[in-house]
Molecule: Glycine riboswitch aptamer
Organism: Paenirhodobacter enshiensis
């Protein structure tokens, strides 16, 4: 100096799905709170595993796949992930 992969930060930009369901109680009477019920979603988090690796049992082993424990089902919030800027060390010259 370069921006290549990686990690981090931002009061930055984008960002999906699915009941504003039913019943009891409370209430500041609100599409509110809480308890229970039924249906549903997949993108916080969590869990499962194919190839493959080690191998006695068995263990390790990815995802936006699968599960739906948690979370969620108007808006807001949250939101994996993507982009931008900055920072860190690695790498290259």
């Nucleotide at each position: 100096u370069g921006c290549g992969a990686c990690g981090g930060a931002a009061u930055c930009g984008g960002g999906a799905g699915a009941a504003g369901c039913c019943g009891g109680c409370c209430c500041u009477c609100g599409c509110g709170g809480u308890c229970g019920g039924u249906g549903c979603c997949g993108a916080a988090g969590g869990a499962g595993c194919a190839a493959c690796c080690g191998c006695c049992c068995c263990g390790g082993g990815a995802a936006a796949c699968u599960c739906u424990c948690a979370g969620g089902c108007a808006a807001a919030a949250g939101g994996a992930c993507c982009g931008u800027u900055c920072c860190g060390g690695c790498c290259a010259u």